This is a predicted structure of a 1528-nucleotide RNA (small-subunit ribosomal RNA) from an uncultured bacterium. The sequence is in RNAcentral, with records from ENA and SILVA. The coordinates come from a structure-prediction model, not an experiment, and the mean pLDDT is 84. Rfam family: Bacterial small subunit ribosomal RNA. Its family is annotated with structural constituent of ribosome and ribosome in the Gene Ontology.
């Protein structure tokens, strides 16, 4: 993009198209092919008319009778009116005859068109072009010619019978443009033969002769002298043609399979005969034995073919609805009649199957025509209206038929076109969403004004589409004023559509918008629900509480009466690649080679024209696509014109180039001759080490073997040795990225036979070449028969050892096997993972084998060239690695493979093979990737280098005791909550009896314990006291406010406070996986990075690597790299040493006073000290290595020396590390509660399990008395001297001191002396029991100290495991934070005062280079298989049901052909009778009887559909099972 489409949701209006894609299922009912009466006879209906002959209205009369009047009454007159007479409009029966209509038959032409479907069909079916010298052709046209004279029939009709119906027979009667006999008759058609030309040719034309066969049909109209006839028009019969429309034959073209490779007996020719319109095995009989086929036969499977339509830039790929052209098919198989034409959709006969009807006996039927049912199905219209038109049949016409058409109906199914309103309208309404609360958006959008009238409604008017027909005139034609064709002009009639299309007029914006979408692709963002649920999804992937991707809404895209969704083709797809890919590793070179067929091929001439090139003719149907124009108001759609239609055929030229022929050449290939190297191949021989094995000598106990070891051999003498022997195998060194062979491969040496190569020469042939589908040989190893062999070795197989286990790795044995001979397999990572040939494209170096030259006296050396074989490297190639004259470069030619993983090189099925198992090779299903190559990372029980208490080397711990502290787990109302490897567990918590307190019971409060603001109210509130209560807090009493105005009040107004409302408040509730901000850790390891340049297609590199060096990406040196940042170091604090300055609360050298003594004082400020400013340390100097330099060792100086010691500092980053319980702060959640407030109690539980320290366990020790020497720091709610009490915590006191002044404070370990003697102790102190002291409201749950008394484990701590490199470790007191009290923690602080470090294998951690990788959540990755469960699709399966379909036989309908035909039969033919007529010895005609020709009936024969039999092939369903496969 498109579509015969469906579904979902919505649907104003119209013009054009367009509509069973499934069930070639099955059909109720209607219609769809009939006309002609100018071809016939009849029947009938209606008129006209003649004759007969009935009926009768109206019209004019008589009139009973009855009523009414006059009249006394006959009886008059009047109306009605039975009857009845007279005329006769008119009707109607029989008959004739005319005329105009209608039926059912005979006859005639249609009926083989139209129309419908696509089931078969892979075919000359169809298309494209030919051809028929091998054909037909009703109607129509044109030309010649013609139609005479008879004769028999027979439907309709009648009568008769059968049957229930369909129907059927029998008797009798008629006509024809029905039949049929005879005439003529041809350029027809057969025989015969003559002469001339043509043609590739069975033949054809032209002239001309003779025999043979053989035709007709009448209608209607005019004229007419009514007898024959003339004539027109329509028919009819022969023959020539012509057009149209068919038959048949050929080249070319026409999917899909080879897991279909052979096929074929009428098969292939030929003769003869049949048959056909015609050619042909089309058919028969005989002869022959061929014909087709890898350029794909035959089988299987699928399809109607095309014009065209969709798609595309084409080339191509799909597809065959509509419309047009061929084909086929009409229920389903078979046939043949009729006829110009059919094997006949709406004909016939048989067979079958379904349906129907039936009196059971028989009978009827075919919608794939147009409507329409019913089924199927996602799904497809009306049982409509008319012949007006177009077109067809008949017809002389007029007409008549036509579900063919025309038209209307359904359906948004599609293409086009139209409205669903314009314009102004800004408080930017209201509403609705969102919101940072400002505002934004919907949004001119609406409301409001004001126009306008398309569509739709209503009404009024209203077509084209109609010409044929007839009248005239012409024109043309004739013989013509017939006819027939034309032209104009005049009349009149016809219109389903439809009162439609169009056009006016009326009113009003009134009756007319939905659908998808909004993560990226792809145009459009937000909120709320939701929580890996509910759902979305074309693809990637969204959803696990802040979803832009679910549903909902607001907004917004996009298209629009439609929008989406499947569905399908075809583009994108260079992802089958002709145009236009590819194979070294991505999928892809056959293991290798000879070679067959095909395909390609060197040079020169000459020809030829088959490819190839131009020209011209012919076809390439219309319709479609394209251009122009033109007609519907545009468009769609329609018309007319051109153009295309790339094609094929004919013919006419080129001759370059390929084919072909003929002639030549020598470079390709080959031969030859003259040398040369080889592990090249096949056989036979010989050899020497060795390892085993026997024998026999010395000889003694072990040998072997291994990470160690045991199996195993050995006193029956091994193992080692020394002699000899036996076999078998494989050939050390030389030996080389050296040789050779096609590849496998090939290695002692001798001989024999053979194969390639290479070099020189350049005689000789003359293109003999390359490649190779198939095919045949060749093939490492293992394996496999058969027969030998067997020494070493060594699958299997014992056995020992590892080991959780070890069907392994290692040892000890060993049997096929490896070895020969014969013969099979036929594969390999058969590799260079790189098919062959040939040519061109810089080189440099090796190394084999060969010739040439130059120099040399020679060895040699040097050049030059071929041919093999390495290694680097240029252009070029490559996705990059990489290749690169031995190409993976740049060309040409042949082959042979590849087209996403997986399933699977498997199944099935062919074929090899003994087997094993090769070769050939799918699908179903399933993933969204599977691989390449490189690239930064991590990671390696990979490599190099190198740190660092990491290990090693000390020296002290921890684990084991008690106890303390933290955790875990358990308990429990609650044991609140966080931390959980290192990096959680003396961690938040520098200190939980209350409080803290966040938990838990109970008991209270609801604008709150707290903040701000508003409304009302009240004047206070607090405090105090009483009463209930554990309190908390209720309830009551007491007390009661301030400031300003002024109108002096129950006043306003402020302020404060209380109380009620209302907004808010309050949350140690959740999420640290929503964050900020802070901490840890890797790690104070030395590394993280950027600018610009350069290299690379990209990722990325380079800088950063490298060669030293250093603690250090620290420094130097090199280097496509130059520089620069953050880190390192230094700058900052502290500590060491010197200086200056300044000395009180510090100091005291001198000087002076003064005490039992003391810087006590005076004074001094020179040292300590204190703080405050400088100095010093820079590898600055030697010296030695490092060629240089940074550096490194030494040394000297110096308080200190190579970062001087310590601290503070923490780079890019990592671990969703750790905190919402420090604080902060998004969302969510709770509000008489998850807020708040009191009391108690819980965090302090205890069977247990870890962590982290105290304290011992003694004698280097404990205890006792004495003595001695810090630092650093606290102190007014404080620290507290002295003195006194008390064993003792402590108390009582109260100096001093807000601090270099005074207190804490005593430093201890040390040291001097004593006592204990190795013991559960004068060790160790749990633990318990009295008694006390302190703090605090308050020590039960629950402090903390002292003294008595009590005396637990525990005697140096398994396996593991921390911590420390120097003032360190170890060990000794001091202080301080927190604190009312409480410290074995923690933060400082000083005092004594070590060992050991060879070194970097090896554990752990960390850095740089490197390499490997299938790892990137990054090795706590990744992943393989069995095992168990679920599904799912295939394969096999004893079978078992169906489809198709070969073949062989049995039976055999119809029905052509043949044979027969004793049975029937009108025409003609013959014979006899009779009769008739006449042109009479004769004819002819009519009826009768008989024969004949000739025809049938009816049997029979061969072929034959459908059936039935047997036996094969083949696809499909299914099946107990069974083995693999895929997902999860």
């Nucleotide at each position: 993009g498109a579509u015969a489409a469906a579904c979902g949701c919505u649907g104003g209006c119209g013009g054009c198209g367009u509509g069973c894609u499934u069930a070639a299922c099955a059909c109720a009912u209607g219609c769809a092919a009939g006309u002609c009466g100018a071809a016939c006879g009849g029947a009938u209906u209606g008129g006209c008319a003649u004759a007969u002959u009935g009926c009768a209205a109206a019209u004019c009369g008589c009139a009973a009778a009855u009523c009414g009047u006059a009249g006394u009454a006959a009886u008059g007159c009047g109306a009605u009116a039975a009857g009845u007479g007279a005329c006769g409009a008119g009707c109607g029966c029989c008959a004739u005859g005319c005329c105009a209509g209608u039926c059912a038959g005979u006859g005639g032409c249609g009926a083989a068109c139209g129309g419908a479907u696509g089931a078969g069909u892979a075919a000359c079916g169809c298309g494209u072009g030919a051809g028929c010298a091998a054909c037909c052709u009703a109607c129509c046209c044109u030309c010649a010619a013609g139609a005479c004279c008879g004769g028999a029939a027979u439907a309709a009709c009648u009568c008769c019978g059968c049957g229930a119906a369909a129907g059927c027979g029998g008797g009798g009667c008629u006509a024809a443009u029905g039949u049929u006999g005879g005439a003529u008759g041809a350029u027809a058609u057969c025989c015969u033969g003559a002469a001339g030309g043509u043609g590739u040719a069975u033949a054809c034309c032209u002239u001309g002769g003779g025999g043979a066969u053989g035709a007709a049909a009448g209608a209607u109209g005019g004229c007419u002298c009514u007898g024959a006839g003339c004539u027109a028009u329509c028919g009819c019969u022969c023959g020539a043609g012509g057009a149209g429309g068919g038959g048949c034959u050929c080249g070319c073209g026409u999917c899909c399979u080879a897991u279909u490779a052979g096929c074929u007996a009428g098969u292939u020719g030929g003769u003869g005969a049949g048959g056909u319109a015609a050619c042909g095995g089309c058919u028969u009989a005989c002869c022959a034995a061929u014909g087709c086929u890898u350029c794909g036969a035959u089988g299987g499977g699928u399809a109607g073919c095309c014009g065209a339509c969709c798609u595309a830039a084409g080339a191509g790929g799909g597809u065959g609805u509509a419309c047009g052209g061929c084909c086929a098919u009409a229920c389903u198989g078979g046939g043949a009649c009729u006829g110009a034409g059919a094997c006949a959709c709406g004909g016939c006969c048989c067979a079958g199957a379904c349906u129907c009807c039936u009196a059971c006996g028989g009978g009827a039927g075919g919608c794939a025509g147009c409507a329409g049912u019913g089924g199927g199905g996602a799904a497809u219209c009306u049982u409509g209206c008319g012949c007006a038109a177009u077109g067809c049949c008949c017809g002389c016409a007029a007409g008549g038929g036509u579900g063919a058409c025309g038209c209307a109906g359904c359906g948004a199914c599609g293409c086009c076109g139209c409205g669903u309103g314009g314009g102004c309208g800004a408080u930017g309404a209201a509403g609705g969403u969102c919101u940072u609360c400002g505002g934004a958006u919907u949004g001119u959008a609406a409301a409001g004004c004001u126009c306008u009238g398309u569509c739709a409604a209503a009404c009024a008017a209203g077509a084209u589409g109609a010409a044929u027909c007839u009248g005239c005139a012409c024109c043309c034609u004739u013989a013509a004023u017939a006819a027939a064709g034309g032209u104009g002009c005049g009349g009149g009639a016809u219109g389903a559509c439809g009162g439609u299309a169009c056009u006016g007029u009326u009113a009003g914006a009134g009756g007319a918008a939905g659908u998808c979408c909004c993560g990226g692709c792809u145009a459009a963002c937000u909120c709320c629900g939701u929580g890996c649920c509910a759902g979305c999804a074309g693809c990637c992937g969204c959803g696990g509480u802040a979803a832009g991707a679910c549903g909902g809404a607001g907004g917004g895209g996009g298209c629009a009466a439609g929008c989406g969704u499947u569905g399908u083709c075809c583009g994108g797809a260079a992802u089958u690649a002709c145009u236009g890919g590819g194979c070294g590793u991505a999928a892809a070179g056959a293991g290798c080679g000879c070679g067959u067929a095909g395909g390609c091929g060197u040079u020169c001439c000459g020809a030829u024209a088959a490819g190839u090139c131009g020209g011209a003719u012919g076809u390439g149907a219309a319709a479609g696509c394209c251009u122009u124009c033109u007609g519907c108001u545009c468009a769609a759609c329609a018309g007319a014109a051109g153009a295309a239609u790339u094609g094929c055929a004919u013919u006419c030229g080129a001759a370059a180039c390929u084919g072909u022929c003929g002639g030549g050449a020598u470079u390709g290939a080959g031969u030859g001759c003259a040398g040369g190297a080889g592990a090249g191949g096949a056989g036979a021989g010989c050899g020497g080490a060795a390892u085993u094995c026997c024998c026999a000598g010395u000889g003694u106990a072990g040998c072997g073997g291994u990470g160690a070891a045991a199996u195993g051999c050995g006193u029956a003498g091994a193992u080692a040795u020394u002699g000899g022997g036996a076999g078998g195998a494989a050939c050390a060194c030389c030996u080389g990225u050296g040789g050779c062979g096609a590849a496998g491969g090939c290695g002692g040496u001798u001989c024999u036979c053979u194969g390639g190569c290479c070099u020189g020469c350049u005689a000789c042939u003359g293109a003999c070449g390359c490649u190779g589908a198939g095919g045949c040989g060749c093939g490492a190893a293992a394996g496999c028969u058969a027969g030998g062999g067997g020494a070493g070795c060594a699958a299997a197989c014992g056995g020992g050892a590892u080991u959780a286990g070890a069907u392994a790795c290692c040892c000890c044995g060993g049997u096929a096997g490896u070895c020969c001979u014969a013969g099979c397999c036929g594969u390999a990572a058969a590799c260079g993972a790189u098919g062959g040939g040939c040519a061109c494209u810089a080189g440099g170096u090796g190394u084999a084998g060969g010739a040439g030259g130059u120099a040399u006296u020679g060895a040699u050396u040097c050049c030059u060239u071929c041919u093999g074989u390495g290694c680097c490297g240029c252009a070029g190639c490559u996705a990059a690695c990489g290749c690169a004259u031995u190409a993976a470069g740049u060309g040409c030619c042949c082959c042979g493979c590849c087209u996403g993983g997986g399933g699977a090189g498997u199944a099935c099925g062919g074929u090899c093979g003994c087997a094993a198992g090769g070769c050939u090779g799918a699908a179903a299903c399933u993933c969204a990737a599977a691989g390449g190559a490189a690239u930064u990372g991590a990671c390696g029980g990979g490599g190099g280098c190198c740190c660092g208490c990491a290990c090693a080397a000390g020296c002290g711990g921890u684990g084991g005791a008690g106890c303390a502290u933290g955790u875990g787990g358990u308990u429990u109302a609650a044991u609140u909550c966080g931390a959980u490897g290192c990096a959680a567990c003396g961690c938040g918590a520098a200190g939980a009896a209350c409080c803290u307190u966040a938990c838990c019971g109970g008991g209270g409060u609801u604008u709150g314990a707290c903040a701000u603001c508003c409304c009302g109210c009240u004047g206070a509130c607090a405090g105090u006291c009483u009463u209930g209560g554990a309190a908390a807090c209720a309830a009551g009493a007491u007390c009661u406010c301030c400031c300003c105005u002024c109108u002096u009040g129950u006043a306003g107004g402020g302020g404060c406070a209380g109380c009620g409302g209302g907004a808010c408040a309050g949350g140690u509730g959740g999420u640290g996986c929503a964050u900020g901000g802070c901490u840890g850790u890797c790690g104070u390891c030395a590394g993280c990075u950027c600018g610009u340049g350069u290299c690379g297609u990209g990722a990325g590199a380079u800088g950063u690597u490298g060669g030293g060096u250093u603690a250090a990406g620290u420094c130097c040196c090199g280097c496509a790299a130059c520089g620069a940042g953050c880190g390192c170091a230094a700058c900052c604090c502290u500590u060491g040493c010197c200086c200056u300055u300044a000395g009180u609360u510090g100091c005291c050298a001198u000087c002076a006073g003064g005490u039992u003594a003391u810087g006590c004082u005076g004074g001094g400020c020179a040292c300590u000290c204190u703080g405050a400013g400088g100095g010093g340390a820079c590898u600055g100097c030697c010296c030695c290595g490092a060629a240089a330099a940074a550096c490194g060792g030494g040394g000297a100086g110096g308080a200190a020396g190579g970062u001087g010691g310590g601290g503070a500092c923490g780079a890019c980053g990592u671990c969703a590390a750790g905190u919402c319980a420090u604080u902060a702060c998004g969302c969510c959640c709770c509000u008489u509660a998850u807020a708040u407030c009191c009391c108690g109690g819980g965090c302090u539980a205890c069977a247990c399990a870890c962590g982290u320290g105290c304290u011992a366990c003694a004698a280097u020790g404990g205890c006792c008395u004495g003595u001695a020497c810090a630092a650093a720091g606290g102190g007014u709610u404080g620290c507290c001297a002295a003195g006194u009490c008390g064993u003792a915590a402590g108390a009582c006191g109260g100096a001093g001191c807000c601090a270099a002044u005074c207190c804490c404070a005593a430093a201890a370990a040390g040291c001097a002396g004593g006592c204990c003697u190795c013991a559960g102790u004068u060790c160790a102190g749990a633990u318990u029991g009295g008694a006390g002291g302190c703090u605090g409201c308050a020590a039960u749950u629950c402090g903390c100290c002292u003294u008595c008394a009590u005396g637990a484990a525990g005697g140096a701590g398994g396996a593991a495991u921390c911590g420390c490199u120097a003032g360190u470790a170890a060990u000794c007191g001091u202080g301080g934070a927190u604190c009312a009290g409480c410290a074995u923690g923690c933060c400082a602080c000083g005092g004594u005062g070590a060992a050991u470090a060879c070194g970097u294998u090896c554990c752990c951690g960390g850095g740089c280079c490197u390499u490997g990788u299938a790892c990137a959540c990054a090795c706590c990755g990744c992943c393989c298989g069995u095992c168990a469960c679920a599904c799912c699709a295939a394969c096999c399966g004893a079978g078992u049901c169906g489809g198709g379909u070969g073949c062989a036989c049995c039976c055999a309908a119809a029905g052509u052909c043949g044979c027969u035909g004793g049975c029937c039969c009108a025409a003609c033919c013959c014979u006899u009778g009779a009769c008739a007529u006449c042109u009479u010895u004769g004819a002819u005609g009519u009826c009768a009887a008989g024969g004949g020709a000739g025809g049938g009936a009816g049997g029979u024969g061969c072929c034959g559909a459908a059936g039935g039999u047997g036996u094969g092939c083949u696809c499909g369903g299914u099946a107990c099972g069974g083995g693999g496969g895929g997902u999860g």